[in-house]
Description: c-di-GMP-I riboswitch aptamer from uncultured Geobacter sp., 92 nucleotides, folded computationally. The source organism's lineage runs through Bacteria, Desulfuromonadia, Geobacterales, Geobacteraceae and Geobacter.

């Protein structure tokens, strides 16, 4: 110095809930909060989730309503899991 590992120290992030807002939804943003996290930093490749569009039926001028689930169009999740990648400190 590097790898593995995770004591201490200095810090960091912010679950659930609640308030406001966005979205059809999954979910997201801000504030509050502080369950926890050695990557709870980043990344949508796998995986998981949603059901707007498309599709079918119906009323119809525009458009609206209902339906199914296959998920090819589209979207979401990195704090369910796996993968990739970058990084703080230095005890055993």
């Nucleotide at each position: 110095u590097c790898a593995u590992c995770g004591a201490a120290a200095a810090g960091g992030c912010a679950c659930a809930g609640c308030a406001c807002g966005g979205g059809c939804a999954a979910c997201c943003g801000u504030g509050u909060g502080u369950c926890g996290c050695a990557a709870a930093g980043c990344u949508a490749c796998c995986a998981u989730c949603c059901a707007c569009g498309a599709c079918u039926c119906u009323c119809g001028a525009a458009g609206g309503g209902a339906g199914g689930g296959a998920a090819a169009g589209g979207g979401a999740u990195a704090g369910a899991g796996g993968g990739g990648u970058u990084g703080u400190c230095g005890a055993a």